The prediction has a mean pLDDT of 75. The RNA shown here (Bacterial RNase P class A) has 380 nucleotides and comes from Paracoccus thiocyanatus. The sequence was found by an Rfam model in a public genome assembly. The model forms 94% of the base pairs in the Rfam consensus. The organism belongs to Paracoccus, within Bacteria. Its Rfam family is "Bacterial RNase P class A". Gene Ontology terms of the family: tRNA processing, ribonuclease P activity and dimeric ribonuclease P complex.

RNA sequence: GCGGAUGGCCGGAUGACCGCGGCAGCAAUGUCGAGGAAAGUCCGGACUCCAUGAAGGCACGGUGCCGGGUAACGCCCGGCGGGGGCAACCCCAGGGAAAGCGCCACAGAGAUGAGACCGCCCGCGGCCAAGAGAUUGGCAUGGCGGGCAAGGGUGAAACGGUGGGGUAAGAGCCCACCGCGGGGCUGGCAACAGUCCCGGCAUGGCAAGCCCCACCGGGAGCAAUGCCGAAUAGGGACCGCGCGUCGCAAGACAGGGCCGCCUUUGCCCCAGCAGGUCCGGGUUGGCAGCUAGAUCCCGUCAGCAAUGGCGGGGCCAGAGGAAUGGUCAUCGAAGGGGGCGACCCCGGAACAAAAUCCGGCUUACAGGCCAUCCGCGCGU
Numbered sequence: 001g002c003g004g005a006u007g008g009c010c011g012g013a014u015g016a017c018c019g020c021g022g023c024a025g026c027a028a029u030g031u032c033g034a035g036g037a038a039a040g041u042c043c044g045g046a047c048u049c050c051a052u053g054a055a056g057g058c059a060c061g062g063u064g065c066c067g068g069g070u071a072a073c074g075c076c077c078g079g080c081g082g083g084g085g086c087a088a089c090c091c092c093a094g095g096g097a098a099a100g101c102g103c104c105a106c107a108g109a110g111a112u113g114a115g116a117c118c119g120c121c122c123g124c125g126g127c128c129a130a131g132a133g134a135u136u137g138g139c140a141u142g143g144c145g146g147g148c149a150a151g152g153g154u155g156a157a158a159c160g161g162u163g164g165g166g167u168a169a170g171a172g173c174c175c176a177c178c179g180c181g182g183g184g185c186u187g188g189c190a191a192c193a194g195u196c197c198c199g200g201c202a203u204g205g206c207a208a209g210c211c212c213c214a215c216c217g218g219g220a221g222c223a224a225u226g227c228c229g230a231a232u233a234g235g236g237a238c239c240g241c242g243c244g245u246c247g248c249a250a251g252a253c254a255g256g257g258c259c260g261c262c263u264u265u266g267c268c269c270c271a272g273c274a275g276g277u278c279c280g281g282g283u284u285g286g287c288a289g290c291u292a293g294a295u296c297c298c299g300u301c302a303g304c305a306a307u308g309g310c311g312g313g314g315c316c317a318g319a320g321g322a323a324u325g326g327u328c329a330u331c332g333a334a335g336g337g338g339g340c341g342a343c344c345c346c347g348g349a350a351c352a353a354a355a356u357c358c359g360g361c362u363u364a365c366a367g368g369c370c371a372u373c374c375g376c377g378c379g380u
Stems, first nucleotide, its partner, number of pairs: 001376010012331007020033005035351001039362002042360005047221004053265006060217005065079005080094001081092004095212002100210002102206003117152002119148006126139005160178006179201001180199008225288004235279005240273002244253003255269004295314008335346004
């Protein structure tokens, strides 16, 4: 210098004038007023209301290597294993396929306890000719029977791979190494890694198909919800009258209600009324919820890190279908044009915008800045 990897930050600036919303104030006026994603509403919570008698079983949804962090998580950090890259580094729904069921298109002989198209090997026979016969030659790179699965071929995948021995040809048939499974030892909290011994090739793939295992899980959402509050309709409680069947009664039976479903058990209720008294209050409106908080900045300590502790400082929209805008001036990144060049002219800022609040993830984003690292080339 060129090319790349990772992490972080900014994302038009300043001023004047005119406006808009919140708060304070009698007023003048003062003060505050969008984002890194405010977005998608995909996860996890705070908060609020509703529901929920107990036990066992079933069903439904989610998560899925190990350890740590956190209020919690499907998030984050650090590892492990697998894959990609020369490397920095990146990617992985990453438990179980020797519990069971199911599926494996096309091609192919055969897609799982399979199979023989070409091929390799062994055996046998026919016809014709020669010959006394044995036999030989031709038809014939042919036919029939059997063995094999090494090689070829199909496929995403073919019942372990490579090499050697062995064999008629072959084959874990045998041997070595690798792979696989079981056991031991060593290291590690663990996932796992290394190593030794044994086994025999049996065990193809798919669980983002059913399923199995482990763990987790009530529902709805600020239009939640609480308070104030007019009338009418409807509602509730108590009193009065009345109240299923059997029984003198105690009680039993029947019916109904109480976990998404079932079983066992337990608990509660017993029709009704143009009667009386009291409570209560949909919708509309006002107030609260509402923003000081798992808060932000700086320092320090612990930790590889995520993160946490301690100390100091700061207050940062909160309103209702909803304000956060406009004009001018100065400056201005990218981009376009001209010039050999210093430079000149044009140009004018991406994605998008709070609605109870946090922690994440994902998606969108013109352009710029910083730090660390890798590869190649050149110079010293």